[in-house]
Context: one part of a larger RNA
RNA sequence: CUGGGCGUUAAGGGUCCGUAGGCUGUUUGUUAAGUCAGUUUUGUAAGACAAUGGCUCAACCAUUGGAACGGAAUUGAUACUGGCAGACUAGAGCGCGAGAGGGGAAAGUGGAAUUCCAGGAGUAGCGGUGAAAUGUGUAGAUACCUGGAGGAACGCCAAAGGUGAAGACAACUUUCUGGCUCGUAGCUGACGCUGAGGGACGAAAGCGUGGGGAGCAAAUAGGAUUAGAUACCCUAGUAGUCCACGCCGUAAACGAUGAAUGCUAGGCAUUGGCUUCGUAAUAUUAGUCAGUGCCGCAGCUUACGCAUUAAGCAUUCCGCCUGGGGAGUACGUUCGCAAGAAUGAAACUC
Numbered sequence: 001c002u003g004g005g006c007g008u009u010a011a012g013g014g015u016c017c018g019u020a021g022g023c024u025g026u027u028u029g030u031u032a033a034g035u036c037a038g039u040u041u042u043g044u045a046a047g048a049c050a051a052u053g054g055c056u057c058a059a060c061c062a063u064u065g066g067a068a069c070g071g072a073a074u075u076g077a078u079a080c081u082g083g084c085a086g087a088c089u090a091g092a093g094c095g096c097g098a099g100a101g102g103g104g105a106a107a108g109u110g111g112a113a114u115u116c117c118a119g120g121a122g123u124a125g126c127g128g129u130g131a132a133a134u135g136u137g138u139a140g141a142u143a144c145c146u147g148g149a150g151g152a153a154c155g156c157c158a159a160a161g162g163u164g165a166a167g168a169c170a171a172c173u174u175u176c177u178g179g180c181u182c183g184u185a186g187c188u189g190a191c192g193c194u195g196a197g198g199g200a201c202g203a204a205a206g207c208g209u210g211g212g213g214a215g216c217a218a219a220u221a222g223g224a225u226u227a228g229a230u231a232c233c234c235u236a237g238u239a240g241u242c243c244a245c246g247c248c249g250u251a252a253a254c255g256a257u258g259a260a261u262g263c264u265a266g267g268c269a270u271u272g273g274c275u276u277c278g279u280a281a282u283a284u285u286a287g288u289c290a291g292u293g294c295c296g297c298a299g300c301u302u303a304c305g306c307a308u309u310a311a312g313c314a315u316u317c318c319g320c321c322u323g324g325g326g327a328g329u330a331c332g333u334u335c336g337c338a339a340g341a342a343u344g345a346a347a348c349u350c
Base pairs, nucleotide, nucleotide: 003322004321005320006319007304008303012318014201015200016199017198021194022193023192025088026087027086028085029084030083031082033081034080035077036076037075038074039073040072041071042070043069049065050064051063052062053061054060091191092188093187094186095184096183097182098181099180103177104176105175106174107173108172109171110154115149116148117147118146119145120144125136126135162169163168206247207246208245209244210243211242215241216240220236221235222234223233258317259316260315261314262313263312266295267294268293269292270291271290272289273288274287275286299306300305323350324349325348332343333342334341335340
């Protein structure tokens, strides 16, 4: 390379958009590039193959023959693929009518709680632990009440629930704004799928500048524990956590399961539509789309398990794997302020 694979054994890119490329619905005509058939010609010799012969045999050698597989020209075939022209509506999109939602951004508002400050009232402890101590308190703490300041997070509702491409998203109100679903069948008429490069987004931590700082808390200090204790526990506590702008670009970024399309028993639950039975109206019944879950047949799987939300049966496109260690290291390159990220070996060794 081929082959075989990628939930858990090596292996799905963190996610989406999209360029080139690859693949692409039904149907008519045409063309004849791919494809198929015939003919001609060409592919030196040797080698390979077959037959016959020569060295006593064989290896070796000679003669003869044909094929295989290619190239070119030409004549045809037209099912499929492609090109061109036309038609269609089942894919895709638009319109119209409804609907749900922590989807996103900005501004404003609210209550509970912690801390701090001031006042009141009040007296000896409080705090903390396995037990203590450090700490804090007669300069009046803790506990209680009143008022104020400030920052961060939004209890109940809450759910197997919802939204988003993923990361993620939850008090309330307003403004701006993206996507989705259902119904209808008016319009366009294959406009589609995937996607190397590329672009955008991307938790936490971290970085830069300027703010902010209640609680929590790396580092740090002290107290304990211990043989020691650079820890676990306790008391403090700075970066940070928060905001604005700009970087970083990684995670067990997980469903450890790429995207799209079609097909393949069911049952139960639930979210949002629509239709239906029913009702005064809800509720309820049945059906049907779109989600989210549990169980389960066929099938698959080494097994566990998956099972119409597939890990089943198929097709298209992309990414990735190829024994363990060395190593996600070295070197080089690109990116980054840095931290580092991306790409990514070999010797050697088992």
The part of an RNA shown here (small-subunit ribosomal RNA, central domain) has 350 nucleotides and comes from an invertebrate metagenome. The RNAcentral record of the full RNA draws on SILVA. The prediction has a mean pLDDT of 86.